Predicted 3D model of a 77-nucleotide RNA (transfer RNA) from a Deltaproteobacteria bacterium. The sequence was found in a public genome assembly. Model confidence (mean pLDDT): 82 of 100. Rfam family: tRNA. From the family's description: Transfer RNA (tRNA) molecules are approximately 80 nucleotides in length.
[in-house]
RNA sequence: CGGGGUGUAGCUCAGCCUGGUAGAGUGUUCGCUUCGGGAGCGAAAGGUCGCUGGUUCAAAUCCAGUCACCCCGACCA
Numbered sequence: 001c002g003g004g005g006u007g008u009a010g011c012u013c014a015g016c017c018u019g020g021u022a023g024a025g026u027g028u029u030c031g032c033u034u035c036g037g038g039a040g041c042g043a044a045a046g047g048u049c050g051c052u053g054g055u056u057c058a059a060a061u062c063c064a065g066u067c068a069c070c071c072c073g074a075c076c077a
Base pairs, nucleotide, nucleotide: 001073002072003071004070005069006068007067010026011025012024013023020057028044029043030042031041032040033039050066051065052064053063054062
């Protein structure tokens, strides 16, 4: 330098193809059960969907650009 992939809750990920209220598990907080720990049950909080722009009534999703990381190739040695 070229090609491909990934980026969504603290963490691990789904949702994207085919636009229509942002989700699951785990963790955190509170409550209940227990003498307590552990564990179980219930509830709650937690998100600029990497960033910018475009299309659209409406974008995590489609389009363009860009950033970070990973893989392959080329170049150099």